[in-house]
Predicted 3D model of a 75-nucleotide RNA (c-di-GMP-I riboswitch aptamer) from Conexibacter sp. It matches the Rfam family "c-di-GMP-I riboswitch aptamer". From the family's description: GEMM was predicted in a large-scale screen for bacterial structured RNA regulatory elements.

């Protein structure tokens, strides 16, 4: 180094719900809040799935694959 993921440290993200704003929508921003997360970091490439003014154009990374990148290190 690679597999691997501890009742381990340090640190990190934040479902659901509430305000307020964006958007026709699905949804998304930012504050709040923690169910949970080991890539829940990125990115719509292939599949699910969902919208709408429905064949065309989004949406979604916290559904699954496959890429990229990355923090620690007991067995």
């Nucleotide at each position: 180094u690679c597999u691997c993921g501890a009742c381990a440290a340090a640190g990190g993200c934040a479902a659901a719900c509430c305000a307020c704003c964006c958007g026709c929508g699905a949804g998304g921003g930012u504050g709040g809040g923690a169910c949970g997360c080991a890539a829940a970091g990125c990115g719509a490439c292939g599949g699910a799935g969902c919208u709408c003014u429905c064949a065309g154009a989004g949406c979604c990374a916290g559904c699954c694959g496959a890429g990229c990148u990355g923090c620690c290190g007991a067995a």

The prediction has a mean pLDDT of 88.